[in-house]
RNA sequence: GUUUGACAAAGGCACACCUGUCGAAAGGCAGGGUCGCAAAGCAUCCGGUCUACGGGUCUUCAUGAUCUACGAUAGCGGGGUUACCAAC
Numbered sequence: 001g002u003u004u005g006a007c008a009a010a011g012g013c014a015c016a017c018c019u020g021u022c023g024a025a026a027g028g029c030a031g032g033g034u035c036g037c038a039a040a041g042c043a044u045c046c047g048g049u050c051u052a053c054g055g056g057u058c059u060u061c062a063u064g065a066u067c068u069a070c071g072a073u074a075g076c077g078g079g080g081u082u083a084c085c086a087a088c
Stems, first nucleotide, its partner, number of pairs: 001088001003087003012037002017032006035075001041081002045078003048073003054068005
């Protein structure tokens, strides 16, 4: 030098689900839990995907349809940044 992760060693995180809580929702947070992860550490620059309170449009006027992130997802990728051990 994150180039590689074979044999390891010390560890780390925590999918789904459950409970509580915040949120219009997607989803987040806390506790339990442990599918997996060599960056499943951090952070939305780019793309994808999810939601649509609000706003626009339509209309059979139903608490409807449709479009739209300033919302969300870092455990969907790319890029950025930091990093334990070992090998090279």